[in-house]
């Protein structure tokens, strides 16, 4: 110096000046409005909304299936599928990173092309005639030699991403866990560490079982639903209910009944068109919910660490047609190009440039998208 690997931290700072909503204090006001002064006024991810949880409502006697997540092992949390350390697989030369990591000797299925065979094993070249059968040679005989059949084989080729244990040695016609050492992997016992996953060692035992389970499936655990437009209060107009009044009218060809000799009045019923009150239920709209919290700094303590506990200070957004902004000086910071020095570095000057992205009920996680520094380590060249 090139290429990497891991962690961290920051995510401009200060003024002025003009704005933006929010709280608290006066002032001023019958009330909204409104002035003055003062506090604070987004993020590391506020984003996907992809897991856990508080909070709220509904449901819910108990149990069960079904659906759905999850799946090594210890510990960490309110709680997770999350996080810390570890096993055990796998990739990298290495720092390091990655696993959805329970079962395929419980049963289904599925394994493209190639190839004999993708799994109740099979034979395309190849190897082999030892037995049986048949033809010819040769015959001094039992017999020998040869070609076919029927057969034996899975050694070696070959196909595939994946071939029925591997290596040697015996054996045989010619092979073969046929038999034998070793080595691999299974199961069964015993032994040592380790809470534990699982390492290590010793023994026996059939010689041997492909792969797929983010295919069905089977064990095992865990699971009601719907969300701050939860939810809970107050409440207009205007239409609809129910209920009061005042008013109109008196339908049988005959103005209901009563009082009354008739009529007017007066009770009573009954209609409905209208006008007023009251009650209740929604809706508009307003108030809570809503931000003091598994809360945030510093510190001391346990712990490898996630994380926990003592103390001691702080109060830090709450908006709802939705604030959190603008511009303009000054330093800082990164990139280019010049220059000067005591040239792996520093300093002046000009120009430029500064990402990703905006809370919406709150917390702890994931995962996305993103500048710039900084620190530790790999490998590899180069020069003392």
């Nucleotide at each position: 110096a090139a290429a990497g690997c891991a962690a961290a931290u920051c995510a401009g700072a200060u003024g002025a000046u003009c704005g933006c909503g929010c709280g608290u204090a006066c002032c001023a006001g019958a009330a909204c409005a409104g002035g003055u002064a003062u506090g604070g006024g987004a993020g590391g991810a506020a984003a996907g909304u992809c897991c856990g949880a508080g909070c709220u409502c509904c449901a819910c006697a108990g149990g069960g299936c079904a659906g759905a997540g999850c799946g090594c092992u210890g510990g960490g949390u309110a709680a997770c599928u999350c996080c810390c350390a570890g096993u055990g697989g796998g990739g990298g030369c290495g720092a390091c990173c990655c696993c959805a990591a329970g079962g395929a000797a419980a049963g289904u299925g599925c394994c493209a092309c190639a190839g004999a065979a993708a799994a109740c094993a099979u034979a395309c070249c190849g190897c082999c005639u030892a037995a049986g059968c048949a033809g010819c040679c040769u015959u001094u005989u039992c017999g020998g030699g040869u070609u076919g059949c029927c057969g034996g084989u899975a050694a070696g080729g070959g196909u595939g991403a994946a071939a029925a244990g591997g290596u040697g040695c015996g054996g045989u016609a010619a092979g073969a866990g046929c038999g034998c050492a070793c080595c691999a992997g299974c199961a069964g016992g015993g032994g040592a560490g380790g809470u534990g996953a699982c390492u290590c060692c010793c023994u026996u035992g059939g010689c041997u079982u492909g792969g797929u389970a983010a295919a069905c499936c089977c064990c095992g655990c865990u699971u009601g639903g719907a969300g701050c437009a939860a939810g809970a209060c107050c409440a207009a107009a205007u239409a609809g209910a129910g209920g009061g009044g005042c008013g109109u009218u008196g339908u049988u060809u005959c103005a209901a009944g009563g009082u009354g000799g008739c009529c007017c009045g007066c009770c009573u019923c009954a209609u409905g068109a209208g006008c007023c009150c009251c009650u209740g239920g929604g809706u508009a709209g307003g108030u809570c919910g809503c931000u003091a919290g598994a809360g945030g700094u510093g510190u001391c303590g346990g712990g490898u660490a996630a994380c926990c506990g003592g103390c001691a200070c702080c109060c830090c957004a709450g908006a709802u047609g939705a604030a959190u902004g603008a511009u303009c000086a000054u330093c800082g910071c990164c990139c280019g190009g010049g220059u000067u020095g005591c040239u792996u570095c520093a300093g002046c000057c000009c120009g430029g440039g500064a990402a990703c992205a905006g809370a919406a009920c709150u917390c702890g996680g994931c995962u996305u998208a993103u500048g710039a520094u900084u620190u530790g380590c790999u490998u590899u060249g180069g020069c003392g």